Transfer RNA from a Patescibacteria group bacterium, 73 nucleotides, folded computationally.
Its Rfam family is "tRNA". Its family is annotated with triplet codon-amino acid adaptor activity in the Gene Ontology. By type it is a transfer RNA.
The sequence is in RNAcentral, with records from ENA.
The prediction has a mean pLDDT of 82.
[in-house]
Formats: sequence, structure tokens, C1' cells
RNA sequence: GCCGCCCUAGCUCAGUUGGUAGAGCAUCGCAUUCGUAACGCGAAGGUCCGGAGUUCGAUCCUCCGGGGCGGCU
Repeated sequence: GCCGCCCUAGCUCAGUUGGUAGAGCAUCGCAUUCGUAACGCGAAGGUCCGGAGUUCGAUCCUCCGGGGCGGCU
């Protein structure tokens, strides 16, 4: 330098022929227990990497950037 893949909650990851998003773990509260852990119930937590375009509508499609991983030279 070229090619491919990825970026979504604190972490690991889903998701959607385009209709404003979920799980597990973690955190907090309640219940249980003599108490703790575990188990059960509930809550909070997201400008979906940034910008532009297309569209009535973009996390999703297109383009330009940023970051990460892998391959080739």
C1' cells in the first nucleotide's frame, strides 16, 4: 500500500425485508436466612463510533472519516 471482518448498556454479545433496541453477567432495591452466599422478584443503565446522503422514517442502505482484528504484498 491492497483486501476482508468488526464497532449496540460497565463487560460479553444478540437484533431488525428500514418502523426510534434486548439477553446473560455485573450494579442497586426487595424477599428469603440467625447472618452471608446462592436462588427468586423488581429497578436503573444506550446521542447503537463520528459526519453527510437516500427515505415519510436509518442501529440497519450508500459515501467519507476514526478505532480494532485478520490476511496479502